Source information
Two RNAs folded together computationally: RNase P RNA and transfer RNA, 428 nucleotides in total. Its mean pLDDT, the model's own confidence on a scale to 100, is 77. It holds a member of the Rfam family "Bacterial RNase P class A". Rfam's curators write: Ribonuclease P (RNase P) is a ubiquitous endoribonuclease, found in archaea, bacteria and eukarya as well as chloroplasts and mitochondria.

[in-house]
């Protein structure tokens, strides 16, 4: 310099004018009101995100009998160790796959409990004799008789051919009528023992064995799971809790059924306020412990809270320009969308020293 | 906020994990004096997208995209 890998940060800045929400304040000779207070105005402070999104997981909070008894079913997760309030998240590590490498990906329990499926091709798909090879017998040819050749039948054989994604561990040697883990050596794999390791696992070790694939098919094993959701829920109030029609123990909630517990139900018109609401598993920074995720401690900080819903518009300037996108109870994650810029670490190639 | 379903030819829908099909529509031919109907033949598909599992995916799984339906306040 080129090509990459990985981790993070920012998300236009500054100035001016006008405008909006929220909070606090106001001796503003403002308006309404008996007052409390409200409206308008002014001043000050503050005002979207890394994903506020999808609603895919996990929690807080609230209510239902604090999660009831019995039966049946369902959902989720899946190597190991750790982190966390918890998780299906994160970190580390093991194994497998990919990459020259930095590194990346894995829905990674069980197919030796059982069931199902494996189209087409192929003789045969979990099981096998189509061709081939070998032996025996009959018959025919041949011969003095045999050897030998051919046909058929019976049997042996998984070494060879052909099919397939997959064909009964692989290579070599021995062995055999021909063959075969039948035997041996090496290799591959499974299970058990032993070594090392906290563990998953591991190995120039030992023994036994050679078993198709599929569980993102049923299933089995282990673990976990009560339901609903801020339109939860609570309170005020009789000018804002109203009016009308219908049903009658049948019903609704408790995720299916039985028991138990609680509650009357359905439809139409009309329709107030307050709290919940934002100070929290919070943010910034430093030290210590830890490989890390993270934890403990010290110091500093408070940063939207609407209810038809504010966070905007214009001008100038910075060379130029702005992506995805807008809070609605709150957190921790995951996933998806995203213009442009920057930082740190590492790998490979080339050149120079 | 919560629950749930769908996406296959121009339209409406099928398809058990094993060659994606039917009806209507469209095109051509026949029939008819002509048209319709009728008869015959034909074309037309990245099965919403991307990735995965599997020998093999419209079908199974995941993440997305688009669309539809339903429920709840004062009660």
């Nucleotide at each position: 310099c080129g090509a990459g890998u990985a981790a993070g940060a920012c998300a236009g800045g500054c100035a001016g004018u006008c405008g909006c929400g929220u909070a606090a304040g106001c001796u503003g000779u403002g308006c309404c009101g008996a007052a409390a207070g409200g409206c308008c105005g002014c001043u000050u402070a503050u005002g979207a995100g890394g994903a506020a999104a999808g609603u895919c997981c996990g929690g807080g909070c609230u209510c239902c009998a604090c999660a009831g008894g019995g039966c049946a079913a369902g959902a989720a997760u899946a190597a190991c160790g750790g982190g966390u309030a918890a998780c299906g998240c994160c970190c580390g590590c093991c194994g497998a796959a990919g990459g020259c490498g930095a590194c990346u990906u894995c829905a990674g329990g069980a197919a030796a409990a059982g069931u199902g499926c494996a189209a087409c091709a192929g003789a045969a798909a979990u099981a096998a004799a189509c061709c081939g090879c070998c032996a025996a017998a009959c018959c025919g040819g041949g011969u003095c008789a045999a050897a030998c050749c051919g046909c058929u039948u019976u049997g042996g054989u998984a070494a060879g051919g052909a099919u397939g994604g997959a064909a009964a561990g692989g290579u070599g040697a021995g062995g055999u009528a021909a063959g075969a883990g039948c035997u041996c050596a090496c290799c591959c794999g499974a299970u058990g023992g032993c070594u090392c390791g906290a563990g998953a696992g591991u190995g120039c070790c030992c023994a036994u064995c050679g078993c198709u694939g599929u569980a993102a098919a049923c299933u089995c094993u282990a673990u976990u799971c009560g339901g609903a959701g801020c339109a939860a829920c609570a309170c005020c109030g009789g000018u804002a809790u109203g009016g009308g029609a219908g049903c009658u123990a049948u019903g609704g909630u408790u995720u299916g059924c039985c028991c138990g517990a609680c509650c009357g139900c359905u439809c139409c018109c009309g329709g107030g306020g307050u709290g919940g609401c934002u100070g929290g598993a919070c943010c910034g920074u430093g030290u210590u412990g830890g490989c890390a995720a993270c934890a403990a401690c010290g110091c500093g900080g408070c940063a939207a809270g609407a209810u038809a819903g504010a966070u905007g518009a214009c001008u100038g300037u910075c060379a130029g320009a702005u992506a995805c996108a807008g809070a609605a109870c709150c957190c921790g994650g995951c996933u998806u969308a995203u213009a442009g810029u920057c930082u740190c670490a590492c790998u490979c190639g080339u050149u120079c020293u | 906020u919560c629950c749930u379903c769908c996406u296959u030819a121009g339209c409406u829908c099928a398809a058990u994990g094993g060659u994606a099909g039917a009806g209507c529509a469209c095109g051509c031919g026949g029939c008819u004096g002509u048209u319709a109907a009728c008869c015959g033949c034909g074309g037309g598909g990245u099965u919403g997208u991307u990735g995965g599992u599997u020998c093999g995916a419209g079908c199974c799984c995941a993440a997305c995209a688009g669309g539809g339906g339903g429920a709840g306040c004062c009660a």